[in-house]
RNA sequence: UGCUCAUCCAGAGGGACUGAGGGAACGGCCCUAUGAAGUCCCGGCAACCGCCACACGCCUCCGCGUGAGGGUCCGGUGCCAAAUCCGUCCGGUGCGAGAGCCGCCCCGGAAAGAUGAGGA
Numbered sequence: 001u002g003c004u005c006a007u008c009c010a011g012a013g014g015g016a017c018u019g020a021g022g023g024a025a026c027g028g029c030c031c032u033a034u035g036a037a038g039u040c041c042c043g044g045c046a047a048c049c050g051c052c053a054c055a056c057g058c059c060u061c062c063g064c065g066u067g068a069g070g071g072u073c074c075g076g077u078g079c080c081a082a083a084u085c086c087g088u089c090c091g092g093u094g095c096g097a098g099a100g101c102c103g104c105c106c107c108g109g110a111a112a113g114a115u116g117a118g119g120a
Base pairs, nucleotide, nucleotide: 001120003118004117005116006115007114008113013042014041015040016039017038021031022030023029025088026087027086028085043080044079045078048076049075050072051071052070054067055066056065057064058063084112089109090108091107092106094104095103096102
């Protein structure tokens, strides 16, 4: 870098340095000198992998496999404004004088993105 799978309406911030941007893109709407982004320190959240326990199955034993469930933060990551902040593409319900177009609201799916695991 691209591929496959899973998850994405929950949760969790202080300090130091620094000083103007940030929320992936675009539009909207927000955050931000009462300090953005970044770096470092400390803290926390969570349960993807690991680990522990448990259940079931296999096995003579050692052990192995499976498990929308339990525990853990010791290890590998991740995360700590707003649902992935909302929308974007498709379909559907409702409202508007409302058949079409359009606007607004809601619902479902997709795309894109993020994170993890696996594999190339």
The RNA shown here (SAM riboswitch aptamer (S box leader)) has 120 nucleotides and comes from Nocardioides sp. The sequence was found by an Rfam model in a public genome assembly. Lineage of the source: Bacteria > Actinomycetota > Actinomycetes > Propionibacteriales > Nocardioides. It matches the Rfam family "SAM riboswitch aptamer (S box leader)". Rfam describes the family as follows. The SAM riboswitch is found upstream of a number of genes which code for proteins involved in methionine or cysteine biosynthesis in Gram-positive bacteria.